Transfer RNA from a Candidatus Portnoyibacteriota bacterium, 73 nucleotides, folded computationally. Lineage of the source: Bacteria > Bacteria candidate phyla > Candidatus Portnoyibacteriota. The sequence is in RNAcentral, with records from ENA.

[in-house]
RNA sequence: GUAGCUAUAGCUCAAUUGGCAGAGCUCCAGUUUGUGGAACUGGCGGUUGAGGGUUCAAGUCCCUCUAGCUACC
Numbered sequence: 001g002u003a004g005c006u007a008u009a010g011c012u013c014a015a016u017u018g019g020c021a022g023a024g025c026u027c028c029a030g031u032u033u034g035u036g037g038a039a040c041u042g043g044c045g046g047u048u049g050a051g052g053g054u055u056c057a058a059g060u061c062c063c064u065c066u067a068g069c070u071a072c073c
Stems, first nucleotide, its partner, number of pairs: 001072007010025004019056001027043005049065005
């Protein structure tokens, strides 16, 4: 330099191929316990990497850029 893949909650990842952004862990509160842990119940937490475009509607489709990984040269 060329091609491909990835980017979503503090972390690990989903989201039916366009139609209300979710789960587990973590954290917080409660129940339980002599305390802690474990268990159970509930809760907080998101400009979906950045900027544009298409659409009634975009995490999803198109373009550019950024970062990481892989292959080839």

Record summary: It matches the Rfam family "tRNA". Rfam links the family to the GO term triplet codon-amino acid adaptor activity. The coordinates come from a structure-prediction model, not an experiment, and the mean pLDDT is 81.